Source information: Bacterial RNase P class A from a Trueperaceae bacterium, 383 nucleotides, folded computationally. It was read from a public genome assembly, where an Rfam model found it. The model forms 97% of the base pairs in the Rfam consensus. It matches the Rfam family "Bacterial RNase P class A". The family's RNA type in Rfam is ribozyme.
RNA sequence: AGGGUGGGCCACCUGAUCGCGGGAGCGGUUCGCCGCUCUCGAGGAAAGUCCGGGCACCGCAGGGCAGGGUGCCAGCUAACGGCUGGGCGCGUAAGGCGACGGCACGUGCAACAGAGAGCAGACCGCCGGUCUAAGGGCUACGGUCCGGCGACCGGUAAGGGUGAAACGGUGCGGUAAGAGCGCACCAGUGCUCGUGGCAACACGGGCAGCUAGGUAAACCCCACCCGGUGCAAGGUCCGAUAGGGAGAAAGGGCUUGCCCGGCCCGCUACCAUCUCCGGGUUGACCGCACGAGGCGCGCGGCGACGCGCGCCCUAGAGAGAUGAUCAGGCGAGUCCGCAGCCGCGGACUCCGACAGAACCCGGCUUAUCGGCCCACCUGCCGC
Numbered sequence: 001a002g003g004g005u006g007g008g009c010c011a012c013c014u015g016a017u018c019g020c021g022g023g024a025g026c027g028g029u030u031c032g033c034c035g036c037u038c039u040c041g042a043g044g045a046a047a048g049u050c051c052g053g054g055c056a057c058c059g060c061a062g063g064g065c066a067g068g069g070u071g072c073c074a075g076c077u078a079a080c081g082g083c084u085g086g087g088c089g090c091g092u093a094a095g096g097c098g099a100c101g102g103c104a105c106g107u108g109c110a111a112c113a114g115a116g117a118g119c120a121g122a123c124c125g126c127c128g129g130u131c132u133a134a135g136g137g138c139u140a141c142g143g144u145c146c147g148g149c150g151a152c153c154g155g156u157a158a159g160g161g162u163g164a165a166a167c168g169g170u171g172c173g174g175u176a177a178g179a180g181c182g183c184a185c186c187a188g189u190g191c192u193c194g195u196g197g198c199a200a201c202a203c204g205g206g207c208a209g210c211u212a213g214g215u216a217a218a219c220c221c222c223a224c225c226c227g228g229u230g231c232a233a234g235g236u237c238c239g240a241u242a243g244g245g246a247g248a249a250a251g252g253g254c255u256u257g258c259c260c261g262g263c264c265c266g267c268u269a270c271c272a273u274c275u276c277c278g279g280g281u282u283g284a285c286c287g288c289a290c291g292a293g294g295c296g297c298g299c300g301g302c303g304a305c306g307c308g309c310g311c312c313c314u315a316g317a318g319a320g321a322u323g324a325u326c327a328g329g330c331g332a333g334u335c336c337g338c339a340g341c342c343g344c345g346g347a348c349u350c351c352g353a354c355a356g357a358a359c360c361c362g363g364c365u366u367a368u369c370g371g372c373c374c375a376c377c378u379g380c381c382g383c
Base pairs, nucleotide, nucleotide: 002378003377004376005375006374007373008372009371010370012329013328014327015326016325017324018323020041021040022039023038024037025036026035027034028033043354047365048364050363051362052361053360054359055230056229057228058227062260063259064258065257067226068225069224070223071222072086073085074084075083076082087100088098089097090096101221102220106219107218108215109214123160124159125156126155127154128153129152130151131150135146136145137144138143168186169185170184171183172182173181187211188210189208190207191206192205193204194203195202196201234286235285236284237283244277245276246275247274248273251265252264253263254262255261293312294311295310296309297308298307299306300305330352331351332349333348334347335346336345337344338343
């Protein structure tokens, strides 16, 4: 050079003309609104609706069960399944990812191959015993000895094989042959001690021959956390109709689903509640943007972040506003020329990514053209 990793910023620009929504001021008004001036007016994801909250309402927001969520340690935060730092596992590394508690509690699951896949297991082998083939030796010819194809019984899991994985590894001893059967070293596990660290954990020492596969993103166990419903929440005003009709039951309702407990209303059914039928209204306003807000500086902290001081106000629609035209520039693509490289000039194109708030905020995830800046890792060549 090349390749890679992490972070920050921008995300079309300028001008002219016309046109939109909010706010303020001024003027006019037939009180419906109109005109002028100034000012503000979409995103890094506004997206997905995956988490956490603020806020609002609910007369238990109490307890238990069920259900759901998280899962190493320490911190940050309003909180979180988020973020920061550290540990462990993976990567040469910068860094990234982790569904990161427990499998000797129990119950499950795992194709094929293989003897056997977790209270396992003998296919080929190795060893021993009994019988014994072929063959051989000796003989006094009556027999006897060697031998051990093969068969049966027993021992074995070291060697070989199957498999992704086979019940620790290497070596020595021991044995009929073998095996942690014993020993040395190593690995793991358990117990214990020391050092460092708040801790997770790391390093080291000793004892024990104890050797217990995988899977919990399987059931399960353990620890911690979780009221419900949601802006179509919830309020105010105006207005209208049929304060309509029928039924239920001493009960009905609320508290998530269930139970306990508690509370409210009601029990002569007109007024509580529930179910069904039917009717009226669908208008205006609030909620609706001053916020766990933004920016700058200082201090503390490895950091997330916290504290202090100062400055700023930055969309609020309601079928839903920020658009259209022209000119120039920028970016991109194609072609031509120049050029050792970086790149420069000319022409053409009509191209400008992903994409538009709807109560708000903190995150995560997904989509995405192009540009700029910073730091780091690896590394060819040259000096």